[in-house]
RNA sequence: UGCGAGGUAGAGUAAUGGUAACUCGCUUGGCUCAUAACCAAGAGAUUGUGGGUUCAACCCCCGCCCUCGCUA
Numbered sequence: 001u002g003c004g005a006g007g008u009a010g011a012g013u014a015a016u017g018g019u020a021a022c023u024c025g026c027u028u029g030g031c032u033c034a035u036a037a038c039c040a041a042g043a044g045a046u047u048g049u050g051g052g053u054u055c056a057a058c059c060c061c062c063g064c065c066c067u068c069g070c071u072a
Stems, first nucleotide, its partner, number of pairs: 002070006010024004018055001026042005048064005
């Protein structure tokens, strides 16, 4: 310098244009002499950012920022 992959809840990941889900973690309750495990419920993400297309965008298009890899 160019190319490719990626950025979504505290962490790790889904979601191929139609109300963003799962696992772990967290909180509360149940169970227990108690803790863990187990069971139930709940909180938590305006999807890196700014635009465009569309009735409707995590999803398609463009710019920018950040991370990783390759290349010079």
The RNA shown here (transfer RNA) has 72 nucleotides and comes from a Gammaproteobacteria bacterium. Its mean pLDDT, the model's own confidence on a scale to 100, is 84. Rfam family: tRNA. It is annotated as a transfer RNA. Rfam links the family to the GO term triplet codon-amino acid adaptor activity. The sequence is in RNAcentral, with records from ENA. NCBI's taxonomy places the organism under Bacteria, Pseudomonadati, Pseudomonadota, Gammaproteobacteria.